c-di-GMP-I riboswitch aptamer from a Nitrosomonadales bacterium, 87 nucleotides, folded computationally. The source organism's lineage runs through Bacteria, Pseudomonadati, Pseudomonadota, Betaproteobacteria and Nitrosomonadales. Model confidence (mean pLDDT): 86 of 100. The sequence was found by an Rfam model in a public genome assembly.
[in-house]
RNA sequence: CUUAAAAAAUGGCAAACUGGUCGAAAGGCCAGGACGCAAAAUUUCCGGUCUAAGGUGCUUCGGCGCUAGGGCAGCGGGAUCGCAAGA
Numbered sequence: 001c002u003u004a005a006a007a008a009a010u011g012g013c014a015a016a017c018u019g020g021u022c023g024a025a026a027g028g029c030c031a032g033g034a035c036g037c038a039a040a041a042u043u044u045c046c047g048g049u050c051u052a053a054g055g056u057g058c059u060u061c062g063g064c065g066c067u068a069g070g071g072c073a074g075c076g077g078g079a080u081c082g083c084a085a086g087a
Base pairs, nucleotide, nucleotide: 001086002085003084012037013036017032018031019030020029021028022027035074041080042079043078045077046076047075048072049071050070054067055066056065057064058063
């Protein structure tokens, strides 16, 4: 520097679900648990997407729509750091 194809080794992370907890929600955290992942490590810079407390418009007053200062890194891209192997 590369990760085309395959093999090997040390290992790593942890979906759904369950219990607890925080939150308006999306979702987060802890424990159990493994669907999978060669970056399923970190980071919201860009796109996408989820929610709508608050704000706002409408309303038959029951609610309905729009909206991110809230989320998702296990949606994709970017940036940064890393293990093994080969050259």